[in-house]
RNA sequence: AGAGUUUGAUCAUGGCUCAGGACGAACGCUGGCGGCGUGCUUAACACAUGCAAGUCGAACGAGACGAUUGAAAGCUUGCUUUUGAAAGUCGAGUGGCAAACGGGUGAGUAACGCGUAGACAACCUGCCUUUGAGAUGGGGACAACAGUCCGAAAGGACUGCUAAUACCGAAUGUUGUGGAACUUCCGCAUGGAAGCUCCACCAAAGAUGACCUCUUCCUGAAAGUUAUCGCUCAAAGAUGGGUCUGCGUCUGAUUAGCUAGUUGGUGGGGCAACGGCCUACCAAGGCGACGAUCAGUAGCCGGUCUGAGAGGAUGAACGGCCACAUUGGAACUGAGACACGGUCCAGACUCCUACGGGAGGCAGCAGUGGGGAAUCUUCCGCAAUGGGCGAAAGCCUGACGGAGCAACGCCGCGUGAGUGAAGAAGGCCUUCGGGUCGUAAAGCUCUGUUGUCGGGGACGAAUGUACGAGCUAUCAACAACAGCUUGUAAUGACGGUACCUGACGAGGAAGCCACGGCUAACUACGUGCCAGCAGCCGCGGUAAUACGUAGGGGGCAAGCGUUAUCCGGAUUUACUGGGUGUAAAGGGAGCGCAGACGGUCGUGCAAGUCUGAAGUGAAAUCCCUCGGCUCAACUGAGGAAUUGCUUUGGAAACUAUGCAACUUGAGUGCUGGAGAGGUAAGCGGAAUUCCUGGUGUAGCGGUGAAAUGCGUAGAUAUCAGGAAGAACAUCAGUGGCGAAGGCGGCUUACUGGACAGUAACUGACGUUGAGGCUCGAAAGCGUGGGGAGCAAACAGGAUUAGAUACCCUGGUAGUCCACGCCGUAAACGAUGAAUACCAGGUGUUGGGGAGCAAAGCUCCUCGGUGCCGGCGCUAACGCAUUAAGUAUUCCACCUGGGGGGUACGUUCGCAAGAAUAAAACUCAAAGGAAUUGACGGGGACCCGCACAAGCGGUGGAGCAUGUGGUUUAAUUCGAAGCAACGCGAAGAACCUUACCAGGUCUUGACAUCGAUCGGAAUGAAGGGUAACGCCUUCAGUCCUUCGGGACCGAGAAGACAGGUGGUGCAUGGUUGUCGUCAGCUCGUGUCGUGAGAUGUUGGGUUAAGUCCCGCAACGAGCGCAACCCCUAUCCUAAGUAGCCAGCGGUUUGGCCGGGCACUCUUGGGAGACUGCCGGGGGUAACCUGGAGGAAGGCGGGGAUGACGUCAAAUCAUCAUGCCCCUUAUGAUCUGGGCAACACACGUGCUACAAUGGCGUAAACAAAGAGAAGCAGAGGAGUGAUCCCGAGCAAAUCUCAAAAAUAACGUCUCAGUUCGGACUGCAGGCUGCAACUCGCCUGCACGAAGCUGGAAUCGCUAGUAAUCGCGGAUCAGCAUGCCGCGGUGAAUACGUUCCCGGGUCUUGUACACACCGCCCGUCACACCAUGGGAGUCGGUAAUGCCCGAAGCCAGUGGCCCAACUGCAAAGAGGGAGCUGUUGAAGGCAGGACUGAUAACUGGGGUGAAGUCGUAACAAGGUAGCCGUA
Repeated sequence: AGAGUUUGAUCAUGGCUCAGGACGAACGCUGGCGGCGUGCUUAACACAUGCAAGUCGAACGAGACGAUUGAAAGCUUGCUUUUGAAAGUCGAGUGGCAAACGGGUGAGUAACGCGUAGACAACCUGCCUUUGAGAUGGGGACAACAGUCCGAAAGGACUGCUAAUACCGAAUGUUGUGGAACUUCCGCAUGGAAGCUCCACCAAAGAUGACCUCUUCCUGAAAGUUAUCGCUCAAAGAUGGGUCUGCGUCUGAUUAGCUAGUUGGUGGGGCAACGGCCUACCAAGGCGACGAUCAGUAGCCGGUCUGAGAGGAUGAACGGCCACAUUGGAACUGAGACACGGUCCAGACUCCUACGGGAGGCAGCAGUGGGGAAUCUUCCGCAAUGGGCGAAAGCCUGACGGAGCAACGCCGCGUGAGUGAAGAAGGCCUUCGGGUCGUAAAGCUCUGUUGUCGGGGACGAAUGUACGAGCUAUCAACAACAGCUUGUAAUGACGGUACCUGACGAGGAAGCCACGGCUAACUACGUGCCAGCAGCCGCGGUAAUACGUAGGGGGCAAGCGUUAUCCGGAUUUACUGGGUGUAAAGGGAGCGCAGACGGUCGUGCAAGUCUGAAGUGAAAUCCCUCGGCUCAACUGAGGAAUUGCUUUGGAAACUAUGCAACUUGAGUGCUGGAGAGGUAAGCGGAAUUCCUGGUGUAGCGGUGAAAUGCGUAGAUAUCAGGAAGAACAUCAGUGGCGAAGGCGGCUUACUGGACAGUAACUGACGUUGAGGCUCGAAAGCGUGGGGAGCAAACAGGAUUAGAUACCCUGGUAGUCCACGCCGUAAACGAUGAAUACCAGGUGUUGGGGAGCAAAGCUCCUCGGUGCCGGCGCUAACGCAUUAAGUAUUCCACCUGGGGGGUACGUUCGCAAGAAUAAAACUCAAAGGAAUUGACGGGGACCCGCACAAGCGGUGGAGCAUGUGGUUUAAUUCGAAGCAACGCGAAGAACCUUACCAGGUCUUGACAUCGAUCGGAAUGAAGGGUAACGCCUUCAGUCCUUCGGGACCGAGAAGACAGGUGGUGCAUGGUUGUCGUCAGCUCGUGUCGUGAGAUGUUGGGUUAAGUCCCGCAACGAGCGCAACCCCUAUCCUAAGUAGCCAGCGGUUUGGCCGGGCACUCUUGGGAGACUGCCGGGGGUAACCUGGAGGAAGGCGGGGAUGACGUCAAAUCAUCAUGCCCCUUAUGAUCUGGGCAACACACGUGCUACAAUGGCGUAAACAAAGAGAAGCAGAGGAGUGAUCCCGAGCAAAUCUCAAAAAUAACGUCUCAGUUCGGACUGCAGGCUGCAACUCGCCUGCACGAAGCUGGAAUCGCUAGUAAUCGCGGAUCAGCAUGCCGCGGUGAAUACGUUCCCGGGUCUUGUACACACCGCCCGUCACACCAUGGGAGUCGGUAAUGCCCGAAGCCAGUGGCCCAACUGCAAAGAGGGAGCUGUUGAAGGCAGGACUGAUAACUGGGGUGAAGUCGUAACAAGGUAGCCGUA
């Protein structure tokens, strides 16, 4: 630091996802050790049990025990009993202090709760420290205890006794408090401090130790003195608290108004203290768009995590603050609480109960249940640190120190090291050669962390205390006490732990995840859209690097993965640091309050700003440096940092602000012209329609074509007159005006704005503008008019499969006017307003100025409106002084697509609806610009038997043949639009043959190896069988070195053979097709961010990307053409089997001699190239005409098929991967089938006749084939054919007759002398064999058919048509196929249309590319959600009722130890009662919110449902927006 994912590819936009870090975590697999940390995030759910707050006897009385002892009695003279003293110990009770700390939790709280900085002249503070003063003298009780009583218990009542540092008067009063008067000083206001005088009021407690100088008893005590600890009153300090204030502190406006003690004042009360804190009265305020109120959520912070930072998220552990303690309320005590382990009351719950009543509160430490994905021991110790009490020893302390459990986290260590190639075995892969695991293992040599056993063994411990010594202070003095220094002793939960050390022995110690890309790491097998994976893209449908397993390699490592969550990446909320023409996004437009921003100059001030200093910003954390644990984690010390706040000194440029001024921004005045600017009234002509009348007659109208409609009752047409409403042709123009919507005949009235000129006036008066107000097309709504034309709805006619449409005929709202609503549009320049600046060119419009040769032209200038274009900008398209450029100011808006501009709520509206505006759920895209293709019922150009023009067919008949279908045991398989269908098949009776039935074989019919045995090979015959298989017999005997060999046969076991079995969508090869169409590409350069473009486009031309010209292109390749073959002309060489002009012979046959001239054959050459001429064209390419020529513009034909497309065809030609079968899916035999037959289609043959049929007798080919062959001649037969066998392996012989044609004759238009199917009989040929199932012949029979519907095929010249001949295959079997020649036409104006193709261009939502894409209803399943008669909860308020405890107030006829009083009584107090307040509770109507509901609305999702085809191309009616 980025990456993946939208596309065929590209750029940009934009979301989703990933790689990183973190965690109080959980889950899965695995697990050796240690250190340091951490451990109920959920039910503030309920809790059994134990412990967590006590202590002081040096405050007090009583009691119990009691070391040691006194005395007495009894006597068993050392025991018992009784009674004393007593150090000391123990506690219940009174009393003091503590219990308000420590510990837990985060429910509540959006608040002065917290953080930070301040304030208190408005406050309190136990214990502690300092200072001053004091502590005199009395009194009466109550617990304990004893007794009695009540109760199950908890507990309580009554009577009686008693102490105090408990309680209460009195005295004193330094001081203090209150009141009155005064003085001095101080402060930011209220005010404060100090001092002085007077009056009133207010205190106290002792305990322990020691001493005897003074007094008394007397030698030790008491009073007393003294020390220490206490006590009281004050003043200060410290500490801890309380209160107030500035600033900061989450979300929602679909929460906009809230507030009656509310805001303020006065008096009073209350409080430690200020204060509506409370109360009475008075006033009507207070808060709020700078977000009050309400709702939701939440403890806050230091910090923690992340991040480059700014930020974002978070608030476990540690630390500070707050709040709470089962829920709610309340006070008491106290220095401090409205109190976690206190009290009272109420509620819920649990427990005990004798049913009358009682008890309880783990959010302390452990622990239990429950909840949950999930979180520990009912441990040890007060040794240390800290706390409470105590004079102290000490006691208490689940605070704390430790241990235990848990890989929960961080850190560290180990699981060995060296050597070792026969590269072992084994696994896996393999092209079978090998490769890999792999120096890895084994083996050999070592080490000993850790582990096990044994030995040693800490630091943490020094205070305090005890004892001893010294010094100081106190005292009259000593002692004691206190303080300081020092010595000794004792004290360890952890723990026999850390650590050190000896021995043992590589021995006990490695897993997890991933391996398609992102992302490091690949192979095999299994599976077969199944099972499964998946963070995103996506894998899996028989060769899966993506599933599962294995091997291998990769990553991390006592862990590794997964899941949840947070930050990051994400500049994806943009302060740093984004955008808004088309991707999401400019408000429809203006005016304008608040707000924000604001021209020039001078002078103040110092709020912002900058700077210095001070305080604070706790500690811990982070960072740096240095140290301690062997290192590290962890931890100690120091520094830095804490970006903030406050106080204060200074500066004065800028901003703010005060004052004074200016004119350029802005405005006003004056002069002038332009304009569909607005409102109202009036007027006008053309046209349409209607009415009346005339003329006139049969149609009009309308359409693609029609029909509905109108018309003989007279239409349309035409003329004249009249009526009505609406709109204003030409002018008219990317012309004008207006803020936008919008505005168009003419005139008048009223009126707004802009502009130009001028420079008189004001003097910043400006810009923008949330809310607000106004305007705002069309449609629509209300009321009243109006209504010619047009025209939703509606009706009819067409079209159509349908046609609720497009088209036609009608037609109502509406369109028009007035008034009032609505408030939206693709309200668009898809571009907010304002100002300034930044090259130009050219139009147009409205003013002004200057010049000139003046109906004009040129130049300058201000305002508007267009086009082109430079810089710059932009993803590109494009924008470009009218910016989308460069800057500034203000407003509005955006943050993935869908759901949805929808629901709910609210506001507005008469309604329609508008405005505001979500969520659940769902997808990985949606969208922009441009590129290349493809496509278009887009355009332009061009070509082709593509159409047209012609000729002949097919489609109708019969037959042949192929296919489908059907049938069948089987009718083997393949081919399927063109480009399957007389195709594979150039030939199915058996064979072929692959199919079916049946019979046989199993190393096999065929190939290689093979132990063993035998023999040449082989041939012939017989038996048997349906046949093969099987059985039998005979003939036959190679080479040799005599071992054997070659060859053949049999043959065990096994390797293997075999397969026309599957997959042509695993393949090679071959082939078809577009298409013999003219295209398809590359290198370098250039352009573009890029995909790409250019070249290859353009102008001509061609059959052609053929050639020429031009051009940011220049060249090149594969195609085209040419080179090859046949054919047309000529030359030349050769001359048999070919030929015969001339010569000779002749049986008259080139037959012979002879010849090679000719024909011909086989080689080799020539020839044609737009070469020549005219015209056209650009002096081009080329076209056109002509000459010459056998042939002329490619002379004709063939072979030749670019890059590619169709997963085109073929596994059944062949080859081949993988899969499958192996006594069968292999092999073989017989018979059958491939030949079936209601039917349908393709391709053909023969015909339907006279251009013909038949008969007779004549003429002319080419190209082929021939030995298991072609077969002459001769003979037989009506004939097929047969007998015989001359010739010929072929320019020699044979097939072989060519036929159409021409000549003559006949038939005379008919189902015929046409046609020949079908059938009968008799024959022939081939062949083991013609039944299924061959071909031919003769005789007889003589079907359909009289030229073929819709539709459709071929052909442009030696072609079509027509005629025959040959060949391959083949025993036999052609109407098929492949060839050959004979005869031999017609037509082409032309490119509008159909089909196919090419080039350019255009649109596109297509790219599997129009056989594309895609919309909506309906049907089905699932999901979330709105409404919903209602139902069930929850929350916070409000009103009323009831009213506990308690505080406060009142109170009598009740009660009472201390004080006063002789007493009565008083002072004071207490129960009781009453009142205000008051929690829970009850009632009521609303608000908000959650759950649920018959039914219902739309929405989303879902491989193959239904109906249509709305959109994308002119999408077949251009599309879209608003409205009905």

Model confidence (mean pLDDT): 83 of 100. Small-subunit ribosomal RNA from an uncultured rumen bacterium, 1524 nucleotides, folded computationally. It matches the Rfam family "Bacterial small subunit ribosomal RNA". Rfam links the family to the GO terms structural constituent of ribosome and ribosome.